Small-subunit ribosomal RNA from a Candidatus Microgenomatia bacterium, 1385 nucleotides, folded computationally. Taxonomically the source falls in Candidatus Microgenomatia (nom. nud.) (Bacteria, Bacteria candidate phyla, Candidatus Microgenomatota). The sequence is in RNAcentral, with records from ENA. Rfam family: Bacterial small subunit ribosomal RNA.
RNA sequence: UUUACUGAGAGUUUGAUCCUGGCUCAGGAUUAACGCUGGCGGCAUACAUUAGGCAUGCAAGUCGAACGCUUCAACGCAAGUUGGAGAGUGGCAGACGGGUGAGGAACGGGUAGGAAUCUACCUCUUGGUGGGGAAUAAUCUGGGGAAACUCAGACUAAUACCGCAUAACAUCGCAAGAUAAAAGGAAUUAACUUUCCGCCGAGAGAUGAGCCUGCUUGCUAUCAGCUUGUUGGUAGGGUAAAGGCCUACCAAGGCUAUGACGGCUAGGGGGUGUGAGAGCAUGGCCCCCCACAAGGUUACUGAGACACGGAACCUACAUCUACGGAUGGCAGCAACCAGGAAUUUUGCGCAAUGGACGAAAGUCUGACGCAGUGAUGCCGCGUGCGGGAUGAAGGCCCUCGGGUCGUAAACCGCUGUGGUAAGGGAAUAAGUCUCGCUUUUGCGGGAUUGAAGGUACCUUAUUAGAAAGCACCUGCUAACUACGUGCCAGAAGCCUCGGUAAUACGUAGGGUGCAAGCGUUAUCCGGAAUUAUUGGGCGUAAAGCGUGCGUAGGCGGUUAGUUAAGUGGUAGGUGAAAGCUCCUGACUCAAUUGGGAGAUUGCCUAUUAAACUGGCUGACUAGAGGAAGUUUGGGGAUGCUGGAAUUGAUGGUGGAGGAGUGGAAUCCGUUGAUAUCAUCAAGAACACCAAUGGCGAAGGCAGGCAUCUGGGACUAUUCUGACGCUGAGGUACGAAAGCUAGGGGAGCGAAAGGGAUUAGAGACCCCUGUAGUCCUAGCCGUAAAUGAUGGACACUAGCUGAUCCGAUGUAUUUUGGAUUGGCGUAAGCUAACGCGUUAAGUGUCCCGCCUGGGGAGUACGGUCGCAAGACUAAAACUCAAAGGAAUUGACGGGGAAGCGCACAACCAGCGUCCCAUGUGGCUUAAUUCGAUACGAAACGAAGAACCUUACCUAGACUUGACAUCCCGGUUUUAUCUUAUGGAAACAUAGGAGUCAUUUAGUUGGGCCGGUGACAGCUGCUGCAUGGUUGUCGUCAGUUCGUGUCGUGAGGCGUCCUUUUAAGUAAGGUAACGAACGCAACCCCUAUCCUGUGUUAAAUAUUCACGGGAGACUGCCUUGACUUUUGUCGGGGAGGAAGGAGGGGACGACGUCAAAUCAGCAUGGCGCUUACGUCUAGGGCUGCACACAUGGGGUAAUGGGUAGGACAACGGGCUGCGAUGGGGUAACCCUGAGCUAAUCCUAAUAAACCUAUCCUCAGUUCGGAUUGGGGGCUGCAAUUCGCCCCCAUGAAGGGGAGUUGGUAGUAAUCGCGGGUCAGCUAUACCGCGGUGAAUACGUUCUCGCUUCUUGUACAAAUUAAAUUGCGCCUUCCGUUCUUAUUUUUU
Repeated sequence: UUUACUGAGAGUUUGAUCCUGGCUCAGGAUUAACGCUGGCGGCAUACAUUAGGCAUGCAAGUCGAACGCUUCAACGCAAGUUGGAGAGUGGCAGACGGGUGAGGAACGGGUAGGAAUCUACCUCUUGGUGGGGAAUAAUCUGGGGAAACUCAGACUAAUACCGCAUAACAUCGCAAGAUAAAAGGAAUUAACUUUCCGCCGAGAGAUGAGCCUGCUUGCUAUCAGCUUGUUGGUAGGGUAAAGGCCUACCAAGGCUAUGACGGCUAGGGGGUGUGAGAGCAUGGCCCCCCACAAGGUUACUGAGACACGGAACCUACAUCUACGGAUGGCAGCAACCAGGAAUUUUGCGCAAUGGACGAAAGUCUGACGCAGUGAUGCCGCGUGCGGGAUGAAGGCCCUCGGGUCGUAAACCGCUGUGGUAAGGGAAUAAGUCUCGCUUUUGCGGGAUUGAAGGUACCUUAUUAGAAAGCACCUGCUAACUACGUGCCAGAAGCCUCGGUAAUACGUAGGGUGCAAGCGUUAUCCGGAAUUAUUGGGCGUAAAGCGUGCGUAGGCGGUUAGUUAAGUGGUAGGUGAAAGCUCCUGACUCAAUUGGGAGAUUGCCUAUUAAACUGGCUGACUAGAGGAAGUUUGGGGAUGCUGGAAUUGAUGGUGGAGGAGUGGAAUCCGUUGAUAUCAUCAAGAACACCAAUGGCGAAGGCAGGCAUCUGGGACUAUUCUGACGCUGAGGUACGAAAGCUAGGGGAGCGAAAGGGAUUAGAGACCCCUGUAGUCCUAGCCGUAAAUGAUGGACACUAGCUGAUCCGAUGUAUUUUGGAUUGGCGUAAGCUAACGCGUUAAGUGUCCCGCCUGGGGAGUACGGUCGCAAGACUAAAACUCAAAGGAAUUGACGGGGAAGCGCACAACCAGCGUCCCAUGUGGCUUAAUUCGAUACGAAACGAAGAACCUUACCUAGACUUGACAUCCCGGUUUUAUCUUAUGGAAACAUAGGAGUCAUUUAGUUGGGCCGGUGACAGCUGCUGCAUGGUUGUCGUCAGUUCGUGUCGUGAGGCGUCCUUUUAAGUAAGGUAACGAACGCAACCCCUAUCCUGUGUUAAAUAUUCACGGGAGACUGCCUUGACUUUUGUCGGGGAGGAAGGAGGGGACGACGUCAAAUCAGCAUGGCGCUUACGUCUAGGGCUGCACACAUGGGGUAAUGGGUAGGACAACGGGCUGCGAUGGGGUAACCCUGAGCUAAUCCUAAUAAACCUAUCCUCAGUUCGGAUUGGGGGCUGCAAUUCGCCCCCAUGAAGGGGAGUUGGUAGUAAUCGCGGGUCAGCUAUACCGCGGUGAAUACGUUCUCGCUUCUUGUACAAAUUAAAUUGCGCCUUCCGUUCUUAUUUUUU
């Protein structure tokens, strides 16, 4: 310079947010296993567990061209020749190949080097191979033994064994010199010979092996000291070879915080998996190295072994046995048993490759080549392709219209990978033998060798035929509906899902993903910057040692020279192959496999450079330190000493209390307290000064004086010359409490005792009070030992104080240094809070510490301590959080401001009695259902005798009491009515009764019957809903747009001040505007004007209806607050009304899963000869009890009687009903008038006024209850109505507590209406009459609004518990037994 490659996050703590922090997921991988499923082929791969045990077969033999013997066959008359078999002697090979990973933390492995070595077979060079000898197996004979095997005698050969000769470039030796060897065989020839294979000595090479060294290669300090052949030397031995490798002697060394020694774990590497990389994890297959061969030990042979298929011994196990003895070793290939979640055939072949032997042919070879089993993995292929819409049937869903599976199927056509059948048919083969030619190299001919396999492959015929599953579908994460289930069954990787509408469970349909596989489980890496070298942190989240001094170590000022260890450059060697990356070939492709290049980040060697770091040498003064002078301070230690106070003692005075508390009591006191005076004693602490101030390393330090002593600061000079910083271990100091010994002890005061408080009170409060607090000597070694902030140095705006020391300088300015505070939007940092020259900023150096919460600062071990205990410091198990800062709310027996009949003040009540009504409870066949804190309980219900009615009992009906559609009948239909049975519903039988329309047929309506779709349900779910309503609350709030501040949730606006009934208004202000609320607009009412007007004999400024006026702090005066504006207050004028005139309707965003499926509507579910419908009777009225709301009372402000006066709102034709008459009365008879300003209700409205009786009593109060007699409504009054008359004549001034009301209000008095046949109305909704008292004020109670503050709350509240049982895990104590180890003897 160019090219290439290269980094993803999510869920989960919260009401929400940011951060910290863990847990979990998405990816890739595997010698895998399990579940479901399974067509074909290629290539790989397959006991990870018991280095547990192994039946059977095979896995190492070969050579007759080293040797003798035995035997067989062929040929031959024979001699003999040729060929084969057998055991043995001998040679070579059994140290390779194959298996396994137990051991081993080591020169075992890796890498780079080294010197003191050996090396059979192989290659090269050189020399030799002469001549002798003695045996032995086999074999034969005899013996022992069950067997294995073995003994004795006799015979025999060799390339077996032993001498002699020869001997250099070998060995020994300074040299002279000395020493050591061998084997022959085959072919050929008539023979010599020749050739080949051997043998011996020496040298060299190659290959292989042994040894040594540097660096590197696990965890653990709860292993800190280890070592006697240990470390070194001398001499000797031993080995192929250096060496304590071994022995003797001598010396006393050697290793260790850079981790010795010990313990635990583990074969190492190339590589493999993952990762952006750095790393992390791993070491199966293949290759290299090591170790092992049932466990342990030992050597022999040999070139090589301390030897997997050799030997010896011990042990365990197993087998055979005639009990005397023998035999065995699959961690070779198969196979078997066991173990285990789990891992294959007792296959074929030496055709190929490789190996052993052989001259060779060849033999052997479970190495290897092949086949078999297993979807175990990777790769490839297939399960069809094209057409085909009535979008078939069927399934599923449905808003019932349709949608979807789906061109999918059927059906038509086509193809043949594959399947089946037939035919053809390999490569892998190179060699070997033999013949001929050729001088040789070599050339040519012939014969012959294939396990896989008649396989791969090719061709032909035929057939869509045999060939798709698995997981998932709430989010992360691609993919949704129905049904079933109902916190059950179950799911789940995490958060979590499931309690009757589950996209989360199960099933189905549909969909998504992958696909002959798919899921699950397990493990590794990643994500995880969650151990942070790359690449984190420590004020409050986990984390700065309590503080100093200081060792090792780490780091280190300016300058010159030198060196070249670090560092950089260049070159060389090595980094095996395989693997990886790139390029390029071969199998049809791919997996697989061949070739080439790169990489292999490393190590070593040589050389070079000298900036930086280091080493060495020299110099410097800015760091550091010393000297001189000035000065400061509760710095430390020791001794002496002072006054006030407290307590006590003695004495005096005095005489009843004191003390103590929220209030009391225990306690002290007539034996004289408290109080007061005088004197004395004791101990401890030091008022004022005093401070936000001073000193010290920290802990800490305070009356005064003296002595001794440490440190700091400043000043002008001077000296040394980097002497510095930090600091693992170490060491010193170290509050309070506590401990040991001895003193001391006034006050205070753990423990303890007593009194209170309290449900209790092991506390707070009170009365006492022991240790202790104090001193001396010693120990302890911890604290929220805090600035929750390690130390040192340098740099980076300021403003303003305090303390100490100076300079200028002479009255007060300026200024220097050090220390110590405050503020701060300088910048910067921080999650935020905050920090900010005293950093938590910017940098450098060093140390300490952290890695989710709990368990736990605990257990065990160790060290220290007299003890208490301290320091060091885990794990099992368990949770998905724990935590920090800030935000919005809510809450507070926090604060501030304000409001409300909230309290206070006043009036009348409730709570007691009786009754009415409602509710709970109880009862019942049923006592239908709902409402149930305020905000249910005279509530739904503006009216349950039947009906209502939903409940119960009994009797009936089943297309139904009601709606639509279809079919049939009828038309004297509908309707009305009679009789019988029956409790009725209902059933049967009659009577009356001419539907409408059309020319007619008919059509429409009604009725009857039938069929099925359907009707019906006051059945469930108000927690599936609509609508409506309550409540906070007629409280003043709730939001938005733009802008702006904050990482963000969020904030500002909406805050502050003043003010208002009000987020009402004004001013200020990073806000400016706006919306819903407030107010106003609407209705009634108070005054006036005006228009119209029925009723009425007449009268209306007076009544009714309609329209309008009027009030706005508008005017005058005055006071307060205020910057202005403005607001509030006092008084006045005018006015019917004066500061919102009074009342009503009107209810923001929202809260309470508030109420209502029974008013209505409605999703879903449930019932369908019943959970529907009809009928009769009963019930909703039931009564030991409790609660709520009312009525009447308890009397004289009254009750009775008589007389007298004044309203308003309303209602009326199935009605209101006058008048007259009857009745004591309820009421009855009569029925004028009125469809209403006309008539009726309706009269005297009552309280009120006048007169009179009663005179404080259970009464002439009170009226419950009960008896009797009547009236009314209604089919019906028994359960269960109201009214009247006569008689009867209960209880009866209200505990704790609690309700309403601020003016035409409370209180009191009557009147009307709705519902309604009647009524339980004393209820509810209205109307008018009479008509008060009180409010100092906001401390308290309740509720609300705003601001602020704390918070571990957020379902925001309250109460209670801290326990029991079971299980799991771990620890401790004690006892016993066994084994092992260590120590001592």